[in-house]
Molecule: transfer RNA
Organism: archaeon
RNA sequence: GCCAUUGUAGCUUAAAGGUAGAGCACUAGUCUCGUAAACUAGAGGUUCCAGGUUCAAGUCCUGGCAAUGGCU
Numbered sequence: 001g002c003c004a005u006u007g008u009a010g011c012u013u014a015a016a017g018g019u020a021g022a023g024c025a026c027u028a029g030u031c032u033c034g035u036a037a038a039c040u041a042g043a044g045g046u047u048c049c050a051g052g053u054u055c056a057a058g059u060c061c062u063g064g065c066a067a068u069g070g071c072u
Stems, first nucleotide, its partner, number of pairs: 001071007010024004018055001026042005048064005
């Protein structure tokens, strides 16, 4: 230098163009003499950045950036 894959909540990740979900973690409550566990509820997302297509984009297209792998 070229090619491919990936980028979504603090972490791990789902979402075949139509309201962005889950697990763990976090907060509160229930339970307990108390803590943990368990159970219930809650909070937490400018979906890496900039454009384009579309009535509508996390998703499709283009260009960047970053990570991983391959080729030279």